About this RNA:
A computed fold for a 72-nucleotide RNA from a Solirubrobacterales bacterium, annotated as transfer RNA. The source organism's lineage runs through Bacteria, Bacillati, Actinomycetota, Thermoleophilia and Solirubrobacterales. It matches the Rfam family "tRNA". Rfam describes the family as follows. Transfer RNA (tRNA) molecules are approximately 80 nucleotides in length. The prediction has a mean pLDDT of 82.

RNA sequence: UCCGGGGUGGUGUAGUCGGUAGCACGCUUGGUUUUGGUCCAAGAAGCAGGGGUUCGAACCCUCUCCCCGGAA
Repeated sequence: UCCGGGGUGGUGUAGUCGGUAGCACGCUUGGUUUUGGUCCAAGAAGCAGGGGUUCGAACCCUCUCCCCGGAA
C1' cells in the first nucleotide's frame, strides 16, 4: 500500500430482504429469607464517528477512526 472480516448497554452476543434494537450475565430497587445466597417482580443502560439516499437506516452509498487476518 492492497484485499477480506469485524466495531451493538458494564461484559458476551442476536438482529440474513430497510419498518418498535432482543437474549444471557452483571447492576439498581422491591418481595421472599434471621442475614447472605437462591428464587420472583420491576427498572436503568447500547448501534465507532461525519455526510448522503429514503416517508423511514444497526442494515444501502461515501469518507474517516479503531481491532483481527492475509498478500506484497